[in-house]
The prediction has a mean pLDDT of 80. Predicted 3D model of a 168-nucleotide RNA (Lysine riboswitch aptamer) from uncultured Butyrivibrio sp. The source organism's lineage runs through Bacteria, Bacillati, Clostridia, Lachnospirales and Butyrivibrio. The RNAcentral record of the sequence draws on MGnify. The model forms 98% of the base pairs in the Rfam consensus. It matches the Rfam family "Lysine riboswitch aptamer". From the family's description: Riboswitches are metabolite binding domains within certain messenger RNAs that serve as precision sensors for their corresponding targets.
RNA sequence: GAUAGAGGUUGCGUAUUUUAUUAGUACAUUUUCUGAUAUGGCAGCAAUAUUAGAAGAAGAUGAAAAGGGAAAUACGCCGAAAGGACCAGUUAGCUGCAGGCUGGGAUUCUUGGGCAUGUAUUUAAUAGGUACAUGACUGUCAUCUUUGUUUUUAGAUGGGGCGCUAUC
Repeated sequence: GAUAGAGGUUGCGUAUUUUAUUAGUACAUUUUCUGAUAUGGCAGCAAUAUUAGAAGAAGAUGAAAAGGGAAAUACGCCGAAAGGACCAGUUAGCUGCAGGCUGGGAUUCUUGGGCAUGUAUUUAAUAGGUACAUGACUGUCAUCUUUGUUUUUAGAUGGGGCGCUAUC
């Protein structure tokens, strides 16, 4: 340097199907009240609608969807993957700001892995995701001790995946 593997049955990710929630919510029609604004976060410009009733509130009828969750199946894998920074595109007529979404890698930084708890954030949500902190568990390597003919068992301390093991 190349190849092949291991961590877990709650390892990681993707897709499809079903399903609970979202929600009797948004929205549509109509009735009543009210009475001048409204047009997808904020601001400006333009245009349009509107006292033949804007926006809002209450009632009646009808009535969703997406993201996220759970289960099953299939596929790809073990920096699997996740997040931050950076770049590009897009975001309701136009411009600016903010935020969101998508993509990018011969870029860069962090994280071995899952779990629990707490805080913050996102979300309809107490579910789930993300970040940080704490805790034990687990896997691997090094050192020391122990068991031990060799293999091996158990414990303590420390490190991290650009790692570890095997072969060439």